[in-house]
Context: one part of a larger RNA
RNA sequence: UUAGGCGUAAAGCAUCUAUAGGUGGCUUUUUUAGUAUGCUGUCAAAUCCCAAUGCUCAAUGCUGGAAAGGCAGUGGAAACUACCAAGUUAGAGUAUGAUAGGGGCAAAGGGAAUUUUGAUGGAGCAAUGUAAUGCAUAGACAUCGAAAAGAAAAAUAACAGUGAAAGCACUUUACUAGGCUAACAUUGACACUAAGAGACAAAGGUUAGGGGAAUGAAUAUGAUUAGAUACCCUAGUAGUUCUAGUAAUGGAUGAUUGAUACUAGGCAUUGUGUGUAUCGAUCCGUGCAUUGUUGUACUUAAUGCAUUAAAUAUCCUGCCUGGGUGGUACGUUUGCAAGAAUGAAACUC
Numbered sequence: 001u002u003a004g005g006c007g008u009a010a011a012g013c014a015u016c017u018a019u020a021g022g023u024g025g026c027u028u029u030u031u032u033a034g035u036a037u038g039c040u041g042u043c044a045a046a047u048c049c050c051a052a053u054g055c056u057c058a059a060u061g062c063u064g065g066a067a068a069g070g071c072a073g074u075g076g077a078a079a080c081u082a083c084c085a086a087g088u089u090a091g092a093g094u095a096u097g098a099u100a101g102g103g104g105c106a107a108a109g110g111g112a113a114u115u116u117u118g119a120u121g122g123a124g125c126a127a128u129g130u131a132a133u134g135c136a137u138a139g140a141c142a143u144c145g146a147a148a149a150g151a152a153a154a155a156u157a158a159c160a161g162u163g164a165a166a167g168c169a170c171u172u173u174a175c176u177a178g179g180c181u182a183a184c185a186u187u188g189a190c191a192c193u194a195a196g197a198g199a200c201a202a203a204g205g206u207u208a209g210g211g212g213a214a215u216g217a218a219u220a221u222g223a224u225u226a227g228a229u230a231c232c233c234u235a236g237u238a239g240u241u242c243u244a245g246u247a248a249u250g251g252a253u254g255a256u257u258g259a260u261a262c263u264a265g266g267c268a269u270u271g272u273g274u275g276u277a278u279c280g281a282u283c284c285g286u287g288c289a290u291u292g293u294u295g296u297a298c299u300u301a302a303u304g305c306a307u308u309a310a311a312u313a314u315c316c317u318g319c320c321u322g323g324g325u326g327g328u329a330c331g332u333u334u335g336c337a338a339g340a341a342u343g344a345a346a347c348u349c
Base pairs, nucleotide, nucleotide: 003321004320005319006318007303008302012317015199016198017197021193022192023191025088026087027086028085031082033081034080035077037075038074039073040072041071042070043069049065050064051063053061091190092187093186094185096182097181099179103176104175106173107172108171109170114148115147116146117145118144119143120142124135125134161168162167205246206245207244208243209242210241214240215239219235220234222232258315259314260313261312265294266293267292268291270289271288272287273286274285275284299304322349323348324347331342332341333340334339
């Protein structure tokens, strides 16, 4: 390279948007570029194949011929792809009516615990497997009152919801994005994917400036222990928090890229429409979307998956090709740095 693959063996970019590119509904028309086809020319000889023939035969030689294929020219064909023109509504948008939600962002407000202080009171408190360090007659702990500040959101809470992912949970309000559903108004293929590019991206780190209740790497004690640079305890700096950057990593996992169509069921979840019933809700049935569980066919090396496919098909994209060396070296890009991205080889098994 061909080919085969990517849940778990090597392999889906953390996620999304979107440019080039690739691919793309239905009906009719135009052209004939692709496509299939007839004819002509050409593609040296040798070689290969076929039929004769010559070395006694063979290998081999010689004579003649053909097929397939490439390229060019030319004739007609018009199903498919493409092109031209017109239409259509099943894909995709927009508008309308409702609706669920920890979706986002901003502002305001409330309570518990902690700390400080005042009063009461008078000896312990705290901690643990047991203790000690620690706090306390300079009045702790406890009870009641007052004040301050920061951070976090018990129960409800659910294999429940929502968001592209990361993620999102006290209450109220303003602004704002997306989804689903109903009716069927409107545009009329406007679609799918996506190299490069852009956006966002937990924790931890880092830069500058705030903040600092609680917790708590490092550190200092007390214990435990043969030792104990630990597990346990008492303290405690950075950090965790806010504003503005930076970095772009993670078991960023469903270890499963995205889109479309299609293929048995059963039992549930959330939202919504509808039928029956009812005073009304619940209940029972049913459509669409969502989230689960179980299970046929199929598939799979097996485990398993199974209408949310890892089945059957199509399209685009990313990635893989024995282990080590190595996600290393060198170079380049990027960053304040830490690092990140790209990414070998010799040699060896």
A computed fold for a 349-nucleotide part of an RNA from Dendrobium nobile, annotated as small-subunit ribosomal RNA, central domain. It matches the Rfam family "Bacterial small subunit ribosomal RNA". Rfam links the family to the GO terms structural constituent of ribosome and ribosome. Taxonomically the source falls in Dendrobium (Eukaryota, Magnoliopsida, Asparagales, Dendrobieae).